Predicted 3D model of a 355-nucleotide part of an RNA (large-subunit ribosomal RNA, domain IV) from an Actinomycetota bacterium.
It was read from a public genome assembly.
Context: one part of a larger RNA
RNA sequence: CUCUGGUUAAGGAACUCGGCAAACUGCCCCCGUAACUUCGGGAGAAGGGGGGCCUCGAUAGGGUGGAGGGCUUUACGCCCCGAGCUCGAGGAGGCCGCAGAGACCAGGGCCAAGCGACUGUUUACUAAAAACACAGGUGCGUGCUAAGUCGCAAGACGACGUAUACGCACUGACGCCUGCCCGGUGCCGGAAGGUUACGUGGAGGGGUUAGCCGCAAGGCGAAGCUCUGAAACUAAGCCCCGGUAAACGGCGGCCGUAACUAUAACGGUCCUAAGGUAGCGAAAUUCCUUGUCGGGUAAGUUCCGACCUGCACGAAUGGCGUAACGACUUGGCUACUGUCUCAACCAGAGACUCG
Numbered sequence: 001c002u003c004u005g006g007u008u009a010a011g012g013a014a015c016u017c018g019g020c021a022a023a024c025u026g027c028c029c030c031c032g033u034a035a036c037u038u039c040g041g042g043a044g045a046a047g048g049g050g051g052g053c054c055u056c057g058a059u060a061g062g063g064u065g066g067a068g069g070g071c072u073u074u075a076c077g078c079c080c081c082g083a084g085c086u087c088g089a090g091g092a093g094g095c096c097g098c099a100g101a102g103a104c105c106a107g108g109g110c111c112a113a114g115c116g117a118c119u120g121u122u123u124a125c126u127a128a129a130a131a132c133a134c135a136g137g138u139g140c141g142u143g144c145u146a147a148g149u150c151g152c153a154a155g156a157c158g159a160c161g162u163a164u165a166c167g168c169a170c171u172g173a174c175g176c177c178u179g180c181c182c183g184g185u186g187c188c189g190g191a192a193g194g195u196u197a198c199g200u201g202g203a204g205g206g207g208u209u210a211g212c213c214g215c216a217a218g219g220c221g222a223a224g225c226u227c228u229g230a231a232a233c234u235a236a237g238c239c240c241c242g243g244u245a246a247a248c249g250g251c252g253g254c255c256g257u258a259a260c261u262a263u264a265a266c267g268g269u270c271c272u273a274a275g276g277u278a279g280c281g282a283a284a285u286u287c288c289u290u291g292u293c294g295g296g297u298a299a300g301u302u303c304c305g306a307c308c309u310g311c312a313c314g315a316a317u318g319g320c321g322u323a324a325c326g327a328c329u330u331g332g333c334u335a336c337u338g339u340c341u342c343a344a345c346c347a348g349a350g351a352c353u354c355g
Base pairs, nucleotide, nucleotide: 001350002349003348004347005346006345007344008343010341011340014339019336027051028050029049030048031047036041038173052095053094054093055092056091061087062086063085064084068080069079070078071077072075096100108334109333110332111331112330113329114328115326116325120132121131136171137170138169139168140167141166142165148157149156150155174321175320176319177318179251180250181249184248185247186244187243188242189241190240193239194238195237199233200232204228205227206226207225208224211220212219213218252270253269254268255267256266279313280310291307292306293305294304295303
């Protein structure tokens, strides 16, 4: 010097990103316990008091109930007495120590806010969470040889179930609610018209050549074979017509206007499928920003309450609340402390020296 323990004057978070770590608290009995609340809770809230031993003491009282006795409905019956065993407050007086839950073991507490309702689950070896799940809600599919899934198939699961069932998706207790847009994309329905594949069809065209023409070069060319191939007919789909947002998604701009000023209930205009409703809002979302005001502090980029100018909240990619819960996150208070001012000493184990 390092590690693991222990103690510490005065102060008591001044440490630090942050009370990280440590300390305080801790058991039993009694008293006493707030806001809020889904009336269960919150609660061990908080905050107090007591605790050893001896005598009175075989304390009061309680539990069990042998043997014995009585009764009858004769039963594993009922009643009386109460042995033995056992539990045992409360009170009075006294004794000892610094200390009586005498050691070990053994909650610190409170206030406010965010997120998630909750108990659960998770990155085996850096993340336990506000992530996942969850009851509850909703939509869509599925009528049974169900839909869906695995498999080439046979077959199996679903299910020896049957729409109060099963599958898929989103949301996520509960309370109050969940606005407008179907133009785009998707899905569902429709079938008149347009377009469209294979196929049917075979008009027409090409190759070849028996033959014919020609002195020749060459030309024409039936059938057959062969290579092509127009019109016409022809499904779903697409176009088209409707529906549908707890489907994917979207939810404006400019200018003017009131008897101070400011602001604009109001008006004008352009665009859109429709222009963001309720609620919330510098927020796990706010760039400017340490916004402004208030609270808390002597002093507060954090925190709490407001305001609204929402760069860029917003309603099941749910909105806003919410008791209880949380090894979650943030701020504050109290208790407590070697976290610190500022370090010291002790014990053990290393390092180091010698062997």